[in-house]
RNA sequence: AACGUGCACCGGGGUCAGUGAAAGUCUGAACCGGCGGUUAUAGUCCGCGACCCGUUACUUGUUAACGGUUGAGCUGGUGGAACUCCAGCACCGACGGUUAAAGUCCGGAUGGGAGGCGCACGAU
Numbered sequence: 001a002a003c004g005u006g007c008a009c010c011g012g013g014g015u016c017a018g019u020g021a022a023a024g025u026c027u028g029a030a031c032c033g034g035c036g037g038u039u040a041u042a043g044u045c046c047g048c049g050a051c052c053c054g055u056u057a058c059u060u061g062u063u064a065a066c067g068g069u070u071g072a073g074c075u076g077g078u079g080g081a082a083c084u085c086c087a088g089c090a091c092c093g094a095c096g097g098u099u100a101a102a103g104u105c106c107g108g109a110u111g112g113g114a115g116g117c118g119c120a121c122g123a124u
Stems, first nucleotide, its partner, number of pairs: 001124001003122005009116002015029004030104002032093002034048004043091002052068006058061001073089005095107003
C1' cells in the first nucleotide's frame, strides 16, 4: 500500500406572487440536483441507489438473494484532452395523500440506500 473479515460513524436539496370558496398542486416568476466512474469539475454521458413489479428461499418480514422496470442536452468557445469548464438557449424529476392537478407541502421514512470514512483483526 492494496485485499479479506468484523464493527462504528456519516450518507438528498428546493417557493413566492396572482386567481379562487379552496392551490406551496393551476398560471406567472423563482428555486433544487444522491453515489461511483470519466484524458478535465456532469441532474441530462456510462453505471448504481431510492420507488414500483416479479421469481425463489425461509426464520413469513417494513426479510434476504436474484431478475425486471425506471426521466432529461444541444449549439458555440477554450484546451493535448470537456456531451463535465465558459457563453447561450433548452430539458427532466417514483409512490400514496390533499376542499384543486405536486421535483419544492404532508406521509411511508427516527426507514432503506448506492457509497464515503475510520477502527480492529487476518493474510500477502